FMN riboswitch aptamer (RFN element), 150 nucleotides, folded computationally.
It was read from a public genome assembly, where an Rfam model found it.
Its Rfam family is "FMN riboswitch aptamer (RFN element)". Rfam links the family to the GO term FMN binding.
Model confidence (mean pLDDT): 78 of 100.
The model forms 100% of the base pairs in the Rfam consensus.
RNA sequence: AGAGAUCUUCGGGGUAGGUGAAAUUCCUAACCGGCGGUGAAUGUCGAUUCAUUCGGCAAUAGCCCGCGACUCGCUGCUCUGUAGGGAGCAGUCGACUGAUCUGGUGUGAUUCCAGAGCCGACGGUAAAGUCCGGAUGGGAGAAGAUCAAU
Numbered sequence: 001a002g003a004g005a006u007c008u009u010c011g012g013g014g015u016a017g018g019u020g021a022a023a024u025u026c027c028u029a030a031c032c033g034g035c036g037g038u039g040a041a042u043g044u045c046g047a048u049u050c051a052u053u054c055g056g057c058a059a060u061a062g063c064c065c066g067c068g069a070c071u072c073g074c075u076g077c078u079c080u081g082u083a084g085g086g087a088g089c090a091g092u093c094g095a096c097u098g099a100u101c102u103g104g105u106g107u108g109a110u111u112c113c114a115g116a117g118c119c120g121a122c123g124g125u126a127a128a129g130u131c132c133g134g135a136u137g138g139g140a141g142a143a144g145a146u147c148a149a150u
Stems, first nucleotide, its partner, number of pairs: 001150001004147007015029004030130002032120002034067004042058006062118002071095003074091007100116005122133003
């Protein structure tokens, strides 16, 4: 240096007005953007040149690639019911899984700059990305500590 193991901590944001008996749900206007990857803002370090250029590291995407959450199924276990069945939990399992274009610069950008758009599980309720609820849950993963094959 380090495959891997155990443990700890962290791990999602957002509203005003109008109408109305009633809406943070409608209408008008606003606001928000999980995790990893890619990556040309930018920063920093090093090398180099007449100018400059090259390289390392950090780092910029809601709508490019992938993942997670929700939902459904399957399998297993447990509980329950006389039975059909029901409930809970788990899984390296399967399904499902939203939305971007135009112009500019440039060798190179759906990521930069400018402009105009678009998207957002389920249950509840006056129709919900923003309220309440499952959820003091789960979680992609991030950081740290200890052990450690080699």